[in-house]
């Protein structure tokens, strides 16, 4: 790089350090000097590969490799459907579905 699967659940305290952070572009909204995001240790969550039982299969448990522990991947951009201001098309905006991108994990 390429396949593939999952992406609404779950899990925090201490120490370090000292300005911006939440992947990249706009918007948007949040976090943060009550010290964020980042590093370290504990701890915890889950349950992909592993492993043991079962064993057509589903399945149960362990917790050795990883991964994660603010907020749906914080939300929207692309395209399609429905709802939608007493009747008709509809803006905003609501909501569904696919895409894009991204993350993780096996394989390559």
């Nucleotide at each position: 790089c390429c396949u593939u699967a999952u992406u609404a659940a779950g899990a925090g305290c201490g120490g370090g350090g000292g300005a911006g952070g939440g992947a990249a572009u706009g918007g948007g909204c949040c976090c943060u000097u009550u010290g964020a995001u980042c590093c370290c240790g504990c701890g915890g969550c889950a349950a992909c590969c592993u492993c043991a039982c079962a064993g057509c299969a589903a399945g149960u448990g362990a917790a050795g490799g990883u991964g994660c522990c603010a907020a749906u991947u914080c939300c929207c951009a692309c395209g399609g459907g429905g709802c939608g201001a007493a009747g008709g098309c509809c803006a905003u905006g609501c909501u569904c579905c696919g895409g894009c991108a991204g993350a993780u994990g096996a394989g390559g």